This is a predicted structure of a 341-nucleotide part of an RNA (large-subunit ribosomal RNA, domain IV) from a metagenome. Its mean pLDDT, the model's own confidence on a scale to 100, is 87. Its Rfam family is "Bacterial large subunit ribosomal RNA". Rfam links the family to the GO terms ribosome and structural constituent of ribosome.
Context: one part of a larger RNA
């Protein structure tokens, strides 16, 4: 110097990003126990007291013993008196606690080897597909899973206990339904045109049938256009100007645009840039925290909104207890390094 351990005056978080680490609590019995609550909990809440040994004694149960007792023994519940130590759960094992808030209801799951969480899952909710040789999935197929199940079933998607709720928009995209019209493939169709040449013609040329090539009209499904429905489908949910007898503000009016202009609730929030917003609380002093305000840069209703008892090795702020975290360091006993040998 380093590693792990022990003790410490006075103070007691002044340390620090942060009480990280350490200390403290800890067992049994008795008393006692708040808000809140889904009435189960919260709760071991919190908090307080007692605990050794000796003597005497009361009661209850068991066993042995006895004819029945007596007696002996054992487990426990008390009462009184005494006594020792610094200390009686004498060692060891063995909860610190409380208040408030965010998020997630909960138990659970996860990045084997830097993340355990607010992420995933979850019971519950909703939409949607599927009538059975089901939908869906695997396979080229046979076939298999679904399921030896049958809509109180199975598959897919979103949300995520519970309570109160879940507003407006179908213009765009998607999905479902519709079929009048428009567009539209192969195919069907075969007008017309072209090549060839029997024949005709003095020649130029014309040219039947056949065989070939090309090919118009017409006909022709779904789809798309079109018409409706549908948002717990993907998604979206305005601007400007004026106005009340102080001022300020605007219940009110005007106007433009839109498919419709954000309802309830919440709000400087896991969301607020300006911002350490402003006010209040807590502190002597508080960029964090809690309660309000609303000017929401850029909350908002199953991409769920707002609450919520219980729960959490989660996160944030405060208090009590406690301490070498610190003021500020010291000492003791060990292991290692190191020096000498």
């Nucleotide at each position: 110097u380093u590693c792990g351990c022990g003790u410490u005056a006075a103070g007691g978080a002044a340390c620090u990003c942060g009480g990280c680490a350490a200390a403290a609590u800890g067992c049994a019995c008795a008393c006692g126990u708040a808000a809140c609550u889904u009435c189960g909990g919260g709760a071991g809440a919190a908090g307080u007291g007692u605990g050794g040994c000796c003597u005497u004694u009361g009661c209850u149960g068991g066993a042995a013993g006895u004819c029945a007792a007596a007696u002996u023994u054992u487990a426990g519940c008390g009462a009184a008196g005494g006594u020792u130590g610094c200390a009686g759960a004498g060692a060891a094992c063995u909860g610190g606690u409380u208040c408030a808030a965010u998020c997630g209801a909960c138990u659970g799951u996860u990045u084997a080897c830097c993340a355990a969480a607010a992420a995933c899952a979850c019971a519950g909710g909703u939409c949607u597909g599927u009538g059975c040789g089901a939908a869906u999935c695997u396979g080229c197929a046979a076939a298999g899973a679904g399921a030896u199940g049958u809509a109180u079933a199975c598959g897919g998607a979103c949300u995520g206990a519970c309570a109160c709720c879940u507003g407006c928009c179908c213009g765009g995209u998607g999905c479902u339904g519709g079929a009048a019209g428009g567009u539209u493939a192969a195919g069907a169709g075969g007008a017309g045109c072209u090549g060839u040449u029997a024949g005709c013609g003095c020649a130029a040329g014309c040219g039947a049938a056949g065989c070939a090539g090309u090919g118009a009209a017409u006909u022709g499904a779904a789809g798309c256009c079109c018409c409706a429905g549908u948002a717990a489908a993907c998604g979206g949910c305005g601007g400007c100007c004026g106005u009340a007898a102080c001022u300020a503000u605007a219940a009110c009016g005007g106007u433009c645009c839109u498919a419709a202009g954000g309802u309830a609730g919440c709000g400087a929030a896991a969301u607020u840039c300006c911002u350490u917003g402003u006010c209040g609380g807590g502190u002597a002093a508080g960029u964090u925290c809690c309660g309000a305000c609303c000017u929401g840069c850029a909350c908002g209703a199953a991409u769920g909104g707002u609450g919520u008892a219980a729960c959490g090795a989660c996160u944030u702020g405060g208090g009590c207890a406690c301490u070498g975290u610190c003021u500020c360091a010291a000492c003791c006993a060990g292991g290692a390094a190191c020096u000498c040998g």